[in-house]
RNA sequence: CCGCGCAGCCGGGGAGAUAGCGGUGCCCUGUACCUGCAAUCCGCUACAGCAGGGGUGAUACCGAUCCGAGGCUGCACUGUUGUGAAGCAGCACUCUAUAAGUGGUGAUGACGUUUGGGUCUCGUGCGGCAGAAACCCGCGAACCGUGUCAGGUCGGGAACGAAGCAGCACUAAACGGGAGCUUCUGGGCGACGCGAGGCAGCCUGGACUGAGCUAACUGUAGAGAAAGCGUUUGUGACAUGUAGUCGACGUGAGGUGCGCGG
Numbered sequence: 001c002c003g004c005g006c007a008g009c010c011g012g013g014g015a016g017a018u019a020g021c022g023g024u025g026c027c028c029u030g031u032a033c034c035u036g037c038a039a040u041c042c043g044c045u046a047c048a049g050c051a052g053g054g055g056u057g058a059u060a061c062c063g064a065u066c067c068g069a070g071g072c073u074g075c076a077c078u079g080u081u082g083u084g085a086a087g088c089a090g091c092a093c094u095c096u097a098u099a100a101g102u103g104g105u106g107a108u109g110a111c112g113u114u115u116g117g118g119u120c121u122c123g124u125g126c127g128g129c130a131g132a133a134a135c136c137c138g139c140g141a142a143c144c145g146u147g148u149c150a151g152g153u154c155g156g157g158a159a160c161g162a163a164g165c166a167g168c169a170c171u172a173a174a175c176g177g178g179a180g181c182u183u184c185u186g187g188g189c190g191a192c193g194c195g196a197g198g199c200a201g202c203c204u205g206g207a208c209u210g211a212g213c214u215a216a217c218u219g220u221a222g223a224g225a226a227a228g229c230g231u232u233u234g235u236g237a238c239a240u241g242u243a244g245u246c247g248a249c250g251u252g253a254g255g256u257g258c259g260c261g262g
Stems, first nucleotide, its partner, number of pairs: 001262006008056003011029004019045005033053005060256003066250001070246007078239009090229002093224006100218003103214003112208008120197006126190002129186005135178004145170004153162003
C1' cells in the first nucleotide's frame, strides 16, 4: 500500500414508573431493518433490553461548539375562569318616614269647617211574583142526593093511591180547565212611598274661607331580610413573565479500533 473478516451503525429525547438502566405504553421531533416477550409488567446490573435473523461497513462511525422544537419544576404580578367560606360600607329586594324632582289633581275652587241627602238597619205601606180560597166552565152518584119516574111490586071490589129500580135531567164530594175583578199567605222580588235609627267608609248637593293637596316613580333618611351581582378570603385550572433543568432535528472543529493474508 492492497484484500478479507470483525468492531461500529440501522433513530433520538421528555415526563412517569424503577434501587438504577433499557423496553412495551403516553408525549415531542423525525422517517432511520424484521420476528417473539412485556404495566396486577418484560429483561438486565452499571459496560446495561433479552433471544433469533437480516442489511451496511471510510460518501461509514464517534464527536467538542453553535442553534433550539418540546417537556418538567419553582416563584411573582396581572388577566380569564371554577369552587368553598364570610357577611362588611355598595348594587338589586321589602317596610316606614320625608316632600327636593317628575307625574296626577286644583280659581269650572285644593286642604279645612259646617250642613242636607243617598248607600246601610228596623218597622210599615204599595206594586209585582208564587201559592191557596172565593168566581166561571166542564165532568161527575147502581144503592146510602133531588125531580120525573116506563116496566114491575104493594094496598083496594073498582076508581085510584103508595113505595120505588132502570132511564133521563139537575147537582154534592172529588177531578180538570180558565180568568186575574175579591180575600188570605209567603220571600235572597223592587232606580217606589212613609216613619224611626245610623261610629266609620264611599257617592252627591249647599254655605264659609282662599292655594295647595297627593305619595304612583326617582331622590333622601332609618330599619330589615337575603347571599343573586359586587367585596374579602382559602384553594385550583389556564395564559403571560422570570429562574432552573433535561434536550430532539440541524451544524460540525477534530478523531477513528482488532485480527488474518499478500
The RNA shown here (Bacterial large signal recognition particle RNA) has 262 nucleotides and comes from a Lachnospiraceae bacterium.
Rfam family: Bacterial large signal recognition particle RNA. It is annotated as a non-coding RNA gene. From the family's description: The signal recognition particle (SRP) is a universally conserved ribonucleoprotein involved in the co-translational targeting of proteins to membranes.
Of the family's consensus pairs, 95% are formed in the model.
The coordinates come from a structure-prediction model, not an experiment, and the mean pLDDT is 77.
The gene name in the source record is ffs.
NCBI's taxonomy places the organism under Bacteria, Bacillati, Clostridia, Lachnospirales, Lachnospiraceae.
RNAcentral holds the sequence, with entries from ENA.